Model confidence (mean pLDDT): 82 of 100.
SAM riboswitch aptamer (S box leader) from Citricoccus sp. SGAir0253, 105 nucleotides, folded computationally.
The sequence is in RNAcentral, with records from Rfam.
């Protein structure tokens, strides 16, 4: 970088800098924004996936007469790795398009 799998309902702000647009692209809307948005930095927070841990009366497999092991799924803890912290991915259409995570190659 490409492909694959999964998710995008909910959740979570303060300060400093910058200085005009921003919400993935286009179109039509709608919202935010000099009372400083977007972006960057610091701290804090949230908990989507992974790591670690605990539980399950559930499902499957392996053994086996033990009541165990492995995997799946579910619930919870933690906040280490990413990520995220306006609006249903803001809404609709054009696209199966965008973003995030994961494991292997």
């Nucleotide at each position: 970088c490409g492909a694959c799998c999964a998710u995008c309902c909910c959740g979570a702000g303060c300060g400093g800098c910058c200085g005009a647009g921003a919400g993935a692209u286009c179109u039509g809307g709608c919202u935010c924004c000099g009372u400083g948005a977007c972006g960057c930095c610091g701290c804090a927070g949230c908990a989507a996936c992974c790591c670690g841990c605990g539980g399950g009366a559930c499902c499957g497999g392996c053994a086996g007469u033990g009541c165990g092991c492995c995997g799946g799924c579910c619930c919870g803890c933690c906040a280490g790795g990413u990520g995220c912290u306006a609006c249903c991915g803001c809404c609709a259409g054009a696209u199966u398009c965008g973003a995030u995570g994961g494991a292997a190659a």